Fluoride riboswitch aptamer (crcB RNA motif) from an uncultured Planctomycetota bacterium, 65 nucleotides, folded computationally.

Formats: sequence, C1' cells, structure tokens
RNA sequence: GCGACAUUCGGCGAUGGAGUCCGCCGCAACCGGUCCUCUUCGGGCCUGAUGACUCCUACCUUCAU
Repeated sequence: GCGACAUUCGGCGAUGGAGUCCGCCGCAACCGGUCCUCUUCGGGCCUGAUGACUCCUACCUUCAU
C1' cells in the first nucleotide's frame, strides 16, 4: 500500500415527521410499476406520504353535526 473478515459508527430502502422491527450499503446502498415502439430515443396508463407495523401531518372520498 492492497485485499478479506469482525466490531464500532454512519448512511440507504419511488412524496413529510416519529417509534419499533427487517433488509441493504461503506461513495455504495437508493432514484415506482405496466404497455407500445424500440440500438438509443419516444409515447400511453396506474398505485403509494410505510421496506413492514403503529401514530402524527398534508392530500383525496363518503357520512354526521
């Protein structure tokens, strides 16, 4: 100096915040799905504030006061 592993620490998981759990990453993890066209490009449609659970906030629908 390089590589591997472990621990610690930190970060990430398609729109905000918090708790718990799970997974992933160490400059990487991550940057939604589907159909058509398609080397690339381009066009149409659809779901969701969660990775999962719970709560809060925002948004949408219905009902009551």